The part of an RNA shown here (small-subunit ribosomal RNA, 5' domain) has 541 nucleotides and comes from an uncultured prokaryote. The full RNA is in RNAcentral, with records from ENA. Its Rfam family is "Bacterial small subunit ribosomal RNA". Rfam links the family to the GO terms ribosome and structural constituent of ribosome.

[in-house]
Context: one part of a larger RNA
RNA sequence: AGCGAACGCUGGCGGCGUGCUUAACACAUGCAAGUCGAGCGAGAAAGGGGGCUUCGGCCCCUGAGUACAGCGGCGAACGGGUGCGUAAUACAUGAGCAAUCUACCCUUGAGGCGGGAAUAACCCAGCGAAAGUUGGGCUAAUACCGGAUAAGACCACAGGAGGAAACUCCAGAGGUCAAAGACAGCUCUCUUUUCGGGCCGGGGAAUAUUAGAUGAGCCUAUGUCGGAUUAGCUAGUUGGUAAGGUAAUGGCUUACCAAGGCGACGAUCCGUAGCUGGUUUGAGAGAAUGAUCAGCCACACUGGGACUGAGACACGGCCCAGACUCCUACGGGAGGCAGCAGUGGGGAAUAUUGCACAAUGGGCGAAAGCCUGAUGCAGCAAUGCCGCGUGUGUGAAGAAGGCCUUAGGGUUGUAAAGCACUUUCAGUAGGGAGGAAAAGUUUAUGGUUAAUAACCAUUGGCCCUGACGUUACCUACAGAAGAAGCACCGGCUAACUCCGUGCCAGCAGCCGCGGUAAUACGGAGGGUGCAAGCGUUAAUC
Numbered sequence: 001a002g003c004g005a006a007c008g009c010u011g012g013c014g015g016c017g018u019g020c021u022u023a024a025c026a027c028a029u030g031c032a033a034g035u036c037g038a039g040c041g042a043g044a045a046a047g048g049g050g051g052c053u054u055c056g057g058c059c060c061c062u063g064a065g066u067a068c069a070g071c072g073g074c075g076a077a078c079g080g081g082u083g084c085g086u087a088a089u090a091c092a093u094g095a096g097c098a099a100u101c102u103a104c105c106c107u108u109g110a111g112g113c114g115g116g117a118a119u120a121a122c123c124c125a126g127c128g129a130a131a132g133u134u135g136g137g138c139u140a141a142u143a144c145c146g147g148a149u150a151a152g153a154c155c156a157c158a159g160g161a162g163g164a165a166a167c168u169c170c171a172g173a174g175g176u177c178a179a180a181g182a183c184a185g186c187u188c189u190c191u192u193u194u195c196g197g198g199c200c201g202g203g204g205a206a207u208a209u210u211a212g213a214u215g216a217g218c219c220u221a222u223g224u225c226g227g228a229u230u231a232g233c234u235a236g237u238u239g240g241u242a243a244g245g246u247a248a249u250g251g252c253u254u255a256c257c258a259a260g261g262c263g264a265c266g267a268u269c270c271g272u273a274g275c276u277g278g279u280u281u282g283a284g285a286g287a288a289u290g291a292u293c294a295g296c297c298a299c300a301c302u303g304g305g306a307c308u309g310a311g312a313c314a315c316g317g318c319c320c321a322g323a324c325u326c327c328u329a330c331g332g333g334a335g336g337c338a339g340c341a342g343u344g345g346g347g348a349a350u351a352u353u354g355c356a357c358a359a360u361g362g363g364c365g366a367a368a369g370c371c372u373g374a375u376g377c378a379g380c381a382a383u384g385c386c387g388c389g390u391g392u393g394u395g396a397a398g399a400a401g402g403c404c405u406u407a408g409g410g411u412u413g414u415a416a417a418g419c420a421c422u423u424u425c426a427g428u429a430g431g432g433a434g435g436a437a438a439a440g441u442u443u444a445u446g447g448u449u450a451a452u453a454a455c456c457a458u459u460g461g462c463c464c465u466g467a468c469g470u471u472a473c474c475u476a477c478a479g480a481a482g483a484a485g486c487a488c489c490g491g492c493u494a495a496c497u498c499c500g501u502g503c504c505a506g507c508a509g510c511c512g513c514g515g516u517a518a519u520a521c522g523g524a525g526g527g528u529g530c531a532a533g534c535g536u537u538a539a540u541c
Base pairs, nucleotide, nucleotide: 001540005537006536007535008534009533012388013387014386015385016384017383018381019380020346025344026343027342029341030340031339034074035073036072039071040070047062048061049060050059051058052057081299082298083297090224091223092222093221094220096218097217100216101215105212110207113147115145116144122137123136124135125134126133127132152177153176154175155174159170160169161168162167183202185199186198187197188196225271226270227269232262233261234260237259238258239257240256241255242254243253244252274296275295276294277293278289279288280287281286301322302321303320304319305318324335325334326333327332352378354377355376356375360374361372362371363370364369391421392420393419394418401412402411403410404409425482427477428476429475430474431473435468440462441461442460444458445457446456447455485530486529487528488527489526490511491510492509496525497524498523499522500521506513507512
């Protein structure tokens, strides 16, 4: 100098940050990932109104095509947490992939024809304590499966061009590969609507495809802690051929062949450790460090495995094994806070089981909107930095009291009192921005179109949305009123006397003080230094 600090004494306010460094220990409870009815089939109840009644109840309308479920789509691989492992499959920087993939988004041109068979929901029956599950029957789709078509993509084989080669480019007989509709608008039939059909091509959606963007994968060079009281290590090991596998190269895997590969420029082994931008310190070189914030990596009770998918070998998915906890009718089941709060434990030590989606961002949706412990805010903690206040001026009888004294006086000390002012902050009351722009609705213009519908863009008006919030800020009121401590005073080191004690009690960072006149112990008066803090301790430069 500095700190994610702790402890002791003390403590007025505000702004902005920060807050389990230890047990990746175990977790009660709540919440943290849903959404779409403009993909699909189905579809309640309470309540309200009316009618009938044998007073038990029943029917109709509404509630409502609403709620809860189900099939299907997208998301759930993001966001959030932690640092166990990892000394190199990591990270940083620089090259490379002619060896690769990429949902949603943007872009290119093309097509979208015609069929089929099921299944959940639901109903019936059964098993089970439960978790759950079995059988039969019915039904829909943008769910699933054939067929047609193939601009295009992919696979192949002759041919041509380039190249030292690997290989690339041109060309292409043959083969393989698609699809899904719903809504808005206009209109016809029927009409009270629903339903059904047609037209159009508006914004979504679906198919194959071109180019991009974004994200990811792989390869490579250099750098990246300590130990030699670790000197040899290695059989898929090193290379080749062939095959398999992958989005893709490759011993990645397998068969065969060869005997290689690494190492004092430190292999192997052991220990420790997430890496970086950065942070702290220092004149710098460097040293130490890697909290918060940002990038990358790894992990999700422990170990293993795959499935789905554009993407995972998946924190709040699945399967198996293990430990632990819980339920059980003993047959069998359920669970995973290193998400946000919170609990126990450990520890010197680290916060609320808060508010809101108003803003920013994310998921779904055509949209309205829904969800969002991301985020925005509030609460707690002097934990840090910064700012402000605890009054200002005047006031000598140098008051009283305290302390010292050579007893004259000195000092506390303009300090107090007194007098005159002020009112920051806190308090009370009133006013009051900005964070809000969108979306919605409507006017006009333009685009699109068969269309003066609809939709899109621009423009003007209207309407409405704030958790924070008793906001920031402003005004008024009252009254010096509510607000100072801590450490030190032998030298280093700013600041001295008295009393007590008597090598005792004690102090101490080093030197050292204390054995009867202690500026060093304890108290007092006085002083010095910092100040809402001041000291001590730990670790760092």